A computed fold for a 105-nucleotide RNA from a Sphingomonadales bacterium, annotated as Glycine riboswitch aptamer. It matches the Rfam family "Glycine riboswitch aptamer". Rfam links the family to the GO term glycine biosynthetic process. Lineage of the source: Bacteria > Pseudomonadati > Pseudomonadota > Alphaproteobacteria > Sphingomonadales. The coordinates come from a structure-prediction model, not an experiment, and the mean pLDDT is 79.

[in-house]
This record gives sequence, structure tokens and C1' cells, in this order.
RNA sequence: CUGACCCGCGCGGGAGAGCGCUGACGAUUCGCUGAAAGGUGGAUCUCAGACGCCGAAGGAGCAACCGCCCCGGAAUCUCUCAGGCAAAUGGACCGCUCGGGUCGA
Repeated sequence: CUGACCCGCGCGGGAGAGCGCUGACGAUUCGCUGAAAGGUGGAUCUCAGACGCCGAAGGAGCAACCGCCCCGGAAUCUCUCAGGCAAAUGGACCGCUCGGGUCGA
């Protein structure tokens, strides 16, 4: 200097599946009623429950394959513990810049 590999930050792309149902001391808001306090119905959020579903955080299992072959490493496959099912958030993986490390010429 350049190339390959690994890690990290940032930027961009990034799928699937109930905006479902029931309940509640709740909180907010809207309507009706009332002199007021209050009562009553709806909506949203939060919490809980049951059922249905998804897989691409993580986790687990099998395994093609790989290795230093005792043993170990192994997926976008499988399972759904966790997570998720309008938007937002998250998101394996991909691309780009930058930084660090290793190897090579």
C1' cells in the first nucleotide's frame, strides 16, 4: 500500500403472524342526564386470563458438512422456553463508510 477474514459504532434496506376475544379496583377522553355531587354508555392506554397464529433478537434440538477427528464446530432446517402478531419499537441477514485486530503479498 493493497487484499482476505473477524469484531464494533454509524447510515440504508429488511419478512411473517388476531389493530381479534373476555375481564378489571385502574388512568385519560367523548356523549347523555343532573343545580351539583354523581350516574350511565363508548373509545384509547395499562394490567390479567383463555384461545389462535408467526419466526429472522436470544435459546434449544437434529444434521449435511468441516476440523487439530479423543472430541469439537456447525444452519436460513426443526421446536417455540423466551420474543412477536395495525403503526412505532425490535429484527436474522445484506450493502456502504469509519475504527480496531489477525493473516498475506